[in-house]
RNA sequence: AAACGAUUCCUCAUGGAGAGUUUGAUCAUGGCUCAGGACGAACGCUGGCGGCGUGCUUUAGACAUGCAAGUCGAGCGAACCUUCGGGUUAGCGGCGAACGGCGGAGUAAUACAUAAGCAACCUGCCCCUAAGACCGGGAUAGCCCCUCGAAAGAGGGAUUAAUACCGGAUGUGGCCUUCUGAGGACAUCCUCGGAAGAUUAAAACGCGCAAGCGGCUUAGGGAGGGGCUUGUGGCCUAUCAGCUUGUUGGUGGGGUAACGGCCUACCAAGGCAUCGACGGGUAGCUGGUCUGAGAGGACGAUCAGCCCGACUGGGACUGAGACACGGCCCAGACUCCUACGGGAGGCAGCAGUUUGGAAUAUUGCACAAUGGGCGAAAGCCUGAUGCAGCGACGCCGCGUGGAGGACGAAGUCCCUCGGGAUGUAAACUCCUUUUGCCAGGAAAGAUAAUGACGGUACCUGGCGAAUAAGCCCCGGCUAACUACGUGCCAGCAGCCGCGGUAAGACGUAGGGGGCGAGCGUUGUCCGGAUUUACUGGGCGUAAAGAGCGCGUAGGCGGCCUGUUAAGUCAGAAGUGAAAUCUCCAGGGCUCAACUCGGAAAUUGCUUUUGAUACUGGCAGGCUGGAGUGACAGAGAGGUAAUUGGAAUUCCCGGUGUAGUGGUGACAUACUUUGAUAUCGGGAGGAACACCAGAUGCGAAGGCGGAUUACUGGCUGUCAACUGACGCUGAGGCGCGAAAGCGUGGGUAGCAAACAGAAUUAGAUACUCUGGUAGUCCACGCCCUAAACGAUGGAUGCUAGUCGUCAGGAGUAUCGACCCUCUUGGUGACGUCGCAAACGCAUUAAGCAUCCCGCCUGGGGACUACGGCCGCAAGGUUGAAACUCAAAUGAAUUGACGGGACCCCGCACAAGCGGUGGAGCAUGUGGAUUAAUUCGAUACUAACCGAAGAACCUUACCCAGACUUGACAUCGAUGGCAAGCCCUAGAAAUAGGGCCCCCUACCCACAAGGUAGGCCUGAAGACAGAUGUUGCAUGGCUGUCGUCAGCUCGUGCCGUGAGGUGUUUGGUUAAGUCCAGCAACGAGCGCAACCCUCAUCUCGUGUUGCCAACGGAUAAAGCCGGGGACUCGCGAGAAACUGCCCGUGUAAACGGGAGGAAGGUGAGGAUGACGUCAAGUCAGCAUGGCUCUUACGUCUGGGGCUUCACACAUGCUACAAUGGGCGCAACAAAGGGAAGCAAUACCGCGAGGUGGAGCGAAUCCCAAAAAUACGUCCUCAGUUCAGAUUGCAGUCUGCAACUCGACUGCAUGAAGGCGGAAUCGCUAGUAACCGCAGGUCAGCUAUACUGCGGUGAAUACGUUCCCGGGGUUUGUACACACUGCCCGUCAAGUCACCUGAAUCGUCUGCACCCGAAGUCCGUGGCCUAACCGCAAGGAAGGAGCGGCCGAAGGUGUGGGGGGUAAGGGGGACUAAGUCGUAACAAGGUAGCCGUACCGGAAGGUGUGGCUGGAUCACCUCCUUU
Repeated sequence: AAACGAUUCCUCAUGGAGAGUUUGAUCAUGGCUCAGGACGAACGCUGGCGGCGUGCUUUAGACAUGCAAGUCGAGCGAACCUUCGGGUUAGCGGCGAACGGCGGAGUAAUACAUAAGCAACCUGCCCCUAAGACCGGGAUAGCCCCUCGAAAGAGGGAUUAAUACCGGAUGUGGCCUUCUGAGGACAUCCUCGGAAGAUUAAAACGCGCAAGCGGCUUAGGGAGGGGCUUGUGGCCUAUCAGCUUGUUGGUGGGGUAACGGCCUACCAAGGCAUCGACGGGUAGCUGGUCUGAGAGGACGAUCAGCCCGACUGGGACUGAGACACGGCCCAGACUCCUACGGGAGGCAGCAGUUUGGAAUAUUGCACAAUGGGCGAAAGCCUGAUGCAGCGACGCCGCGUGGAGGACGAAGUCCCUCGGGAUGUAAACUCCUUUUGCCAGGAAAGAUAAUGACGGUACCUGGCGAAUAAGCCCCGGCUAACUACGUGCCAGCAGCCGCGGUAAGACGUAGGGGGCGAGCGUUGUCCGGAUUUACUGGGCGUAAAGAGCGCGUAGGCGGCCUGUUAAGUCAGAAGUGAAAUCUCCAGGGCUCAACUCGGAAAUUGCUUUUGAUACUGGCAGGCUGGAGUGACAGAGAGGUAAUUGGAAUUCCCGGUGUAGUGGUGACAUACUUUGAUAUCGGGAGGAACACCAGAUGCGAAGGCGGAUUACUGGCUGUCAACUGACGCUGAGGCGCGAAAGCGUGGGUAGCAAACAGAAUUAGAUACUCUGGUAGUCCACGCCCUAAACGAUGGAUGCUAGUCGUCAGGAGUAUCGACCCUCUUGGUGACGUCGCAAACGCAUUAAGCAUCCCGCCUGGGGACUACGGCCGCAAGGUUGAAACUCAAAUGAAUUGACGGGACCCCGCACAAGCGGUGGAGCAUGUGGAUUAAUUCGAUACUAACCGAAGAACCUUACCCAGACUUGACAUCGAUGGCAAGCCCUAGAAAUAGGGCCCCCUACCCACAAGGUAGGCCUGAAGACAGAUGUUGCAUGGCUGUCGUCAGCUCGUGCCGUGAGGUGUUUGGUUAAGUCCAGCAACGAGCGCAACCCUCAUCUCGUGUUGCCAACGGAUAAAGCCGGGGACUCGCGAGAAACUGCCCGUGUAAACGGGAGGAAGGUGAGGAUGACGUCAAGUCAGCAUGGCUCUUACGUCUGGGGCUUCACACAUGCUACAAUGGGCGCAACAAAGGGAAGCAAUACCGCGAGGUGGAGCGAAUCCCAAAAAUACGUCCUCAGUUCAGAUUGCAGUCUGCAACUCGACUGCAUGAAGGCGGAAUCGCUAGUAACCGCAGGUCAGCUAUACUGCGGUGAAUACGUUCCCGGGGUUUGUACACACUGCCCGUCAAGUCACCUGAAUCGUCUGCACCCGAAGUCCGUGGCCUAACCGCAAGGAAGGAGCGGCCGAAGGUGUGGGGGGUAAGGGGGACUAAGUCGUAACAAGGUAGCCGUACCGGAAGGUGUGGCUGGAUCACCUCCUUU
């Protein structure tokens, strides 16, 4: 000075963070995990310095060696040395060795903490006070001699001293006895006096000349230390519930410093315990330490207090103090010595060794300081202590340089190749010197002397950037990103999770982030975790209310008054050790860590003085809670007995005849020995229709014909009585559906098991026919259910409305109704409030109080072991190992359903024609092959890519060749075209010959130059790839689907996902429109706008057309001409539910008129958000990867065309609605120059010769065909059908062998309308008929794309199949039913349970043996002090005996552990087997309890539940 305190003012309070992960998404519940701090730590990588701390957590394992407790000669004799002053010392003697130091085994209370008590105690050394120290005695160690022993050591003899030992005296005093006075008080009693009696002490010592000092004895007091007692407090376990015989108390005795069963004898039978005794497990306790906002939680290293231990167990001795770490005795284990006879030892002291372990230091220096022992002192001793050494083990501090330095070196990394990053970083320039090294000086610690540390801290000078940086991380949490490698491998990982060819998650590199002489990891504790919830949680459905009641202990408890003061509150006092923590602008080390001082705090305990509202105690009163009483009332409440009718079955009899019964359909079964049916009679058992209801009663389970008897509870009214008598209820006791068990009955129906019949892949099931336990009764057990309202009991409070059951009152009436109010029960809806939501809501899941029960992630596990109960079945109580990161609730959006409703579609139905059977064509699979290139593969692949594979194409195979390449760009050099011929060869190619000398400009040409083009071309950059990945992609496409849907903005609702809008009622082809509505609008889709066709108008009029006029022909728009018509082109009009009638709010619908066309006029193009990792890397493009004398390129040949077979799509047929022949007629749309090709001629024909015309409204292809007419065939494998095959040809083309099409003649197969199944089509459609085109030399086209001709039938309707849209419902699905998922079996791994037996360990009981030792007894024996003349005595000792007694032994129990053949279930594990139990009505609704059965999930019986879908009915409620 500050903190702090007081007063005033201003102020002040320092303290609490979350995240990831269940889901498609959401909210909740709930666990797991992370971020923080800490450590006596360890490990990995790395490591400059200093200060302060700290360092065997494991084996209380074993220890070599040295040291850790001595000192006093001023107690004594003696010996030795001596400078003669003295010194040293073994022994006797005194004090100390009980402190200090170490450790934490034991101990759950003989301990510790805290607060008290001792009137029940002790105390050496120290301090104070009082008094005293007189007279004597006998020994003994040592020394000396002898003996024994290896040693350790022992024995005998002689001799000697004392502050060693003993006797006597004295008695201030003490103690005891008796008498007596005073005072006090805790329960026993205590204190202070007086008198008498008995008893009790010492070293006449040491030192000093002396003074004196030290020591000794008695007594009192003090201080400090210790002993004993008590209250309170602090671990786990009830799968430990009863424990105890010195046990609990008393009396006598003994013992102790002292109380006491502490010990003993006797007496009594007590004592402890659910407020947890006894037992088991674990553990030293505390101040404190860590963490935490706190409350708490965890811990008890270092420092400090207490306790306990000293190789293990037992014991005493000495002493003031020990039952004694460095003392003794005994026993045991171990180690060592030994002459084998016997001995020695105890590091949990300091160092050190060894073992163990992940792991923990020097056999250091000094007594200089602090402290201790002895001593009068000097001093000696002190591994206490002070220091040093080792270890980044921790905390703190410092450094490894500072300033400048480029549009930025090199290297490295990335790159879009432009650049960017590392990076002012480096280099380089200037500067500084902490640390370091060298040299010099030099402390404090020491009030006089003495310094281990230590020539240390510190100071000064010099040298020189010199000596000094790493570790972890970079997917999210969590700060920090790229490249390469790898390819579900290697690996990572705290959780979620990464890795299967483009990995920010592995490994490496570059870069970045964090911390820094450290950084990470592992382990442990607290925190986060309100996840054990006192502060501060829950239990309808998430885990969680006991099945229900009665009631004990306990907990809680109405109104008033008085008293008390236990709880409670306030003040004061004592204590709460120090250290620690907090604070101080307090001090000291340069700072800090560290340390000193102060303050505060220590939230506690005790005492005392007060207060008295509340709680408690005591006393008195009250009536509202509770109970009693009186009068009424309702009821399937309970028990017992009696009794009734209907029905089923059986028996008897009658009538009657062939079936009955049963099912989805059958069958088993019954029946001509007469069933079923029907009538009459009888027997027996069980259950009680209607009434019946949302009803009533009961604590629950549960209770239903009627009557009687007995009996429990409830409600209402009255307000007479008691006077808090109440609520709850751990244990306890009782009741407790169904199934099941025991004994005895009974048995009609039903019916587990069982048998048979079906169904089925199987059917241990569902269905059917039978059928035994059982169901029923009596008595006795069992004691569980979805025992549910999944909601414990009690009390009070908090809007209403509408029912219903049982009462009461009022009003009204003659009376009953009606109406109003009210009590108790039982329902529905609903406000506030609550809730995660669903929902609850005076019958609470609301607001409060009291008491009980229960929960704490899922599985393991309604399990195991143990206990209790049971005849059994089993019940009740009830874990762990291990394993997962979830499991779960409610609600949302979808999807799905062998759920419901509405609607649509050639979806079904109604029709027509096909496919599936045949032959052929084409495609595919499969097989084959040198190759049969590749892709496409449910619908949505399979006449698909391919609008055309003989070569080519061509990607495949064989063979032969090339290597900057067949193709592109650059390129030194050389050159200038193209082309033709010959030779070799299968060709590519190679060789040779001939021919020729590019273009533009300058320039006439040439020469030359420039520019361009082309060829050759070394080396190299690069090309090339139909190689791979369509799961890296773009683009394009298919499908749902031309289905009517998909969304957004704002608002509103919901915690939220999300909903609303978009639902509802109508209507439509349509989310089309209308109406309504917490929605109002909008977008993409629908529709319309576009194209074609159908009608008309206008314009135009050739190559098209030809009505009128004229001309001409065999005929013909052939010609003149014309624009009327057809037609072409262009532009317009027209159709909008516009008009009328009806219905309807409207939208719209039905009908009608007019019209070429009528309700979208017909057709096309047009394809929302999205789905399928759909298809395509081989159309193209393209990232990555791969090949590079080959996976590239060229050439010849082959293959893609194979063929037992299977599938798909078609063609042609099977014939007479036809086929053949003859004759005749009518289109549209296209194509044509390396083309279409007419007339004409030749050929039976394919075709050939030839070439008018035409780049086409002009010419050509071009004949249309079905059809019509006529004729033949007459139902047959044919005059049907045309496959196959033979021969002969034509055409295209280098080339028709593999492998083309066509023609002629001949041949003449299967096939007679097609099984299961399946496809297309609703009008100019189907069906039938031909024509054209593309591709293309040709064509395997019967395909595809178009064109026209002829031209139908049917649709009642939406039950069903398929697909789709909407609404709703259930869901355990969300990769979304091709989903999910259960159990056995098989394989592997892991932990667990049981287990004959066996091996350690702990412990109880009984008995045996009994060491050392205390105590007790003691004949005989031994003995210096005292008594005695003596004998002897007193007293003592050894020995012996006794009680107790450790270790040991025997027997018998109990607890826990190890091993274990075998047995049992459990958990987990990409692709095993069998089924399909559950989730949808899961295809037999599921589940609970129980019983039986079955490979398995499971099935069935019986009772219960809704946590069951769907439909209908009854009743009630809400709204209108």